[in-house]
RNA sequence: GUUCUUAACGGCGAUGGAGUUCGCCGUAUAACCGCCCGAACCUCGAUGCAGUGAACGGGCUGAUGACUCCUACCAGCAA
Numbered sequence: 001g002u003u004c005u006u007a008a009c010g011g012c013g014a015u016g017g018a019g020u021u022c023g024c025c026g027u028a029u030a031a032c033c034g035c036c037c038g039a040a041c042c043u044c045g046a047u048g049c050a051g052u053g054a055a056c057g058g059g060c061u062g063a064u065g066a067c068u069c070c071u072a073c074c075a076g077c078a079a
């Protein structure tokens, strides 16, 4: 100096925070970034009722990866 293993530490798991727990990533193009409809464009052995893509537009669900909570937000009811 390099590689591997273990531990620690940090980060990630579609919307904020806390505790526990599970998985992933290891210095950066990392781990991770839900579903449906339309779609300029892109792609091609097949040129089309094409798709393994896609800027953008519209709609829907969820504050958790899981569990227990806090807060925010929405709807309804009551005072």
Stems, first nucleotide, its partner, number of pairs: 009026005016070006034060005041053001042051002044048001